[in-house]
Context: one part of a larger RNA
C1' cells in the first nucleotide's frame, strides 16, 4: 500500500405497517346571502406560539330529548375545578355572535377614520350608549345585489395544430370572457316524417354507418329514414260572438257608434269554432284544510370456552365443548365465531313526513245536427341583395335563422314533400305552458375496489397551498413508525457540564434509548491474517 476475515461508525435502500389518498356504486342533498353570505381580520384558555373550537354571553351560554361515570381539544405538565342534584359526551331546537367583507350613513391605502337624525344619561355646549340613515325595481306589499366544484342555456369567441409547406378547409364553435338558470336545464305535443304502406310531441341509449353525402372531392367532416330500447302527458291562451264598466263622438234624447279595459265563450285539420236547432248538469282529476301513518336524530336490547402446552405475552398448537336469523369487520401483549366494540335480528323517539282517508271549500273538465255569414296569431309568409345555421364549403341547394329593401293570401286559404313544374300525400307558421327517461358531483351517509402504500397515492398520511422564493399575477417543498405498556432510565461514576459516555436499573429485547422497527450500498475505521 492491496487483498481477505472480523467488528464497528455513516447512510437511508428494502421489508412489513397506515393514519391519507385514488376510482367507483347505491341513497340523500344540490345551494348560501341585506335576519348581512362565502372568504377573511382581530381576539378568546390558569399557564397558551401553532392548529382546532368559540365571539366581549368568546375551547363556551339556555331548553327539551339520549346517556350513565367520569370530564375541562390535537396536548402527555402542574395547579385549580366540574360531576349520580346526572356532569363530559351525542342529537334538535334557541340565544350571542367584535371588525372587515355584496358591505348598504360618508370616506378609505379590506379588517380603518368621519358624520347627519332619534330616544336616554341632565336643561344646555361637550361625550357616552342603543337605534336608524346606501343604490336599483316596484303604486304598495315587497324583491334585487354577491358567492359557489361540475353540469345546462344564450351572447361573444381565438390561435398552436392537421393538411406533411399554405390561404379555402381544419383545429371548433374548442379554450378563454360574459349573461342567466335549475336541481337539473334545454327540447317538446307536428305548417313533422313517410311514399302508394304507414308512423304519431320532446329527450335520451344501442342500432342503421364510418354508410348516403359533404370536401383545394385534399385533409378532414359525416347525417337521415327505418329497426331494437329507457320513460310515457297533455294542456292554455289570441280572435270570431255576449255582456259589463269608462272615455270620446253623434243624435229625431230613446238610443246608435268608435276606442279601451274587465268578464264569459273558445282553441282545431276525417277542419274546428262563433251562430242556429236538439239534449244535459253528469263524470273525473287537481289544490288547500282536518285526521290517520309507513319511515325518521341521538340510541336500546343482542347468542356462545374452558384445560394443558410453548412463550415476555395466547388468540397459536393439543385435547375436550357450546352459539349461530350472529363465522362481516375492527380491537385485544402473536393469528379469537364463544374476552372487548361489534354483527343477524328485534326495538325506540324529536321535528319532519310519503301514502291513504274523509267532508268541506277553491278550480278545472263533456255531446249531436246543420252550414249562408263571421274568426282562426302581418310588416308575418314569400321574394332581392348580404351573412349564419343545417353532415351539406353557392353547389341543381330545398329546409331553418336574420342585417337590409319589397311584400301576399284568408279554407274554393296556405305550407312542405331536397332547384322548379303537375298530380297526390301529409301538416295547419307567423302566441305560450309542460313531469319522466337524460347530464353533473362543492358536500353528506353507507360500501366496494385482480388502485396506491411515504421519491408510491392528492401538492398536502405530520401545524400544506404550510415553511420558503417573487414588486405582482404566481411558484411551491421538506417532513409517517421506541415499547405490548413510558415501565422514557431512580441511585453511582468519569467529565468544567443541564455535553457525551461507564456501570446500575426497566423490558422479551436497550445494537428497541427517545437522531429510538428493520437497517442494504457508496464511504470511513479498528483488530487479525497474506502479499509486496
Nucleotide at each position: 500500500a492491496g487483498c481477505g476475515u472480523a467488528u464497528g461508525g455513516g447512510g437511508a435502500a428494502u421489508g412489513c405497517c397506515u393514519a391519507g389518498g385514488c376510482u367507483c356504486u347505491c341513497a340523500g342533498a344540490g345551494g348560501c346571502g341585506a335576519u348581512g353570505a362565502a372568504g377573511g381580520a382581530c381576539g378568546u384558555g390558569a399557564u397558551a406560539a401553532g392548529c382546532u373550537g368559540c365571539g366581549a354571553a368568546a375551547a363556551g351560554c339556555u331548553g327539551c330529548g339520549g346517556g350513565g361515570a367520569u370530564u375541562g381539544g390535537c396536548a402527555c405538565a402542574u395547579a385549580c375545578a366540574a360531576u349520580u342534584u346526572g356532569a363530559u359526551c351525542c342529537g334538535c331546537a334557541g340565544a350571542u355572535a367584535u371588525c372587515c367583507g355584496a358591505a348598504u350613513g360618508g370616506g378609505g391605502c379590506a379588517a380603518c377614520c368621519c358624520a347627519g337624525c332619534a330616544u336616554a344619561u341632565u336643561g344646555a355646549a361637550g361625550a357616552u350608549a342603543u337605534g336608524u340613515u346606501a343604490u336599483c325595481c316596484g303604486a304598495a306589499a315587497g324583491g334585487a345585489a354577491g358567492u359557489a366544484a361540475a353540469c345546462c342555456c344564450g351572447g361573444a369567441g381565438a390561435a398552436c395544430u392537421g393538411a406533411a409547406a399554405c390561404a379555402u378547409c381544419u383545429a371548433a364553435g374548442u379554450a378563454c370572457c360574459c349573461g342567466g338558470a335549475g336541481g337539473a336545464g334545454a327540447a317538446g305535443a307536428a305548417a313533422a316524417c313517410a311514399a302508394a304502406a304507414g308512423u304519431g310531441a320532446u329527450u335520451c341509449c344501442g342500432u342503421u354507418a364510418g354508410u348516403a353525402g359533404u370536401g383545394g372531392c385534399g385533409a378532414g367532416c359525416g347525417a337521415a329514414c327505418g329497426c331494437g330500447g329507457a320513460u310515457u302527458a297533455g294542456c292554455c291562451c289570441a280572435a270570431a260572438c255576449c255582456a259589463a264598466u269608462a272615455u270620446u263622438g253623434u243624435u229625431a234624447a230613446g238610443g246608435c257608434a268608435a276606442u279601451a279595459u274587465u268578464g264569459g265563450g273558445g282553441u282545431u285539420g276525417u277542419a274546428g269554432g262563433a251562430c242556429c236547432a236538439c239534449g244535459a248538469u253528469a263524470u273525473u282529476a287537481a289544490u288547500u284544510a282536518c285526521g290517520u301513518a309507513a319511515u325518521g336524530a341521538a340510541u336500546u336490547a343482542g347468542a356462545a370456552u374452558a384445560g394443558u402446552u410453548u412463550g415476555g405475552a395466547a388468540a397459536g398448537a393439543c385435547u375436550a365443548a357450546c352459539c349461530a336469523g350472529a363465522g362481516a369487520g375492527g380491537g385485544u401483549g402473536a393469528u379469537a365465531g364463544u374476552c372487548c366494540c361489534g354483527u343477524a335480528u328485534a326495538g325506540g323517539u324529536a321535528a319532519a313526513g310519503a301514502g291513504c282517508g274523509u267532508u268541506a271549500a277553491u278550480u278545472a273538465u263533456a255531446g249531436u245536427g246543420g252550414u249562408a255569414u263571421c274568426c282562426u296569431g302581418a310588416g308575418u309568409a314569400g321574394c332581392g341583395c348580404g351573412g349564419g345555421a343545417c353532415a351539406c364549403g353557392a353547389g341543381u341547394a330545398a329546409u331553418c335563422c336574420u342585417g337590409u329593401g319589397u311584400g301576399a293570401a284568408u279554407c274554393a286559404g296556405u305550407c312542405g314533400g331536397g332547384a322548379c313544374c303537375a298530380u297526390c300525400c301529409g301538416a295547419u307558421a307567423a302566441g305560450g305552458c309542460u313531469a319522466a327517461a337524460u347530464a353533473c358531483u362543492c358536500c353528506u351517509g353507507a360500501g366496494a375496489g385482480a388502485c396506491c402504500g411515504a421519491u408510491a397515492g392528492u401538492g398536502a398520511a405530520c401545524u400544506a397551498g404550510u415553511a420558503c422564493c417573487g414588486u405582482g399575477a404566481g411558484g411551491g417543498a421538506a417532513a409517517g413508525g421506541u415499547g405490548a405498556a413510558a415501565a422514557g432510565a431512580a441511585c453511582c461514576c468519569u467529565g468544567a457540564a443541564u455535553a457525551a459516555g461507564g456501570g446500575a436499573g426497566u423490558g422479551a429485547a436497550a445494537u428497541a434509548g427517545a437522531u429510538c422497527c428493520u437497517g442494504a450500498a457508496a464511504c470511513c475505521a479498528u483488530a487479525c491474517g497474506c502479499u509486496u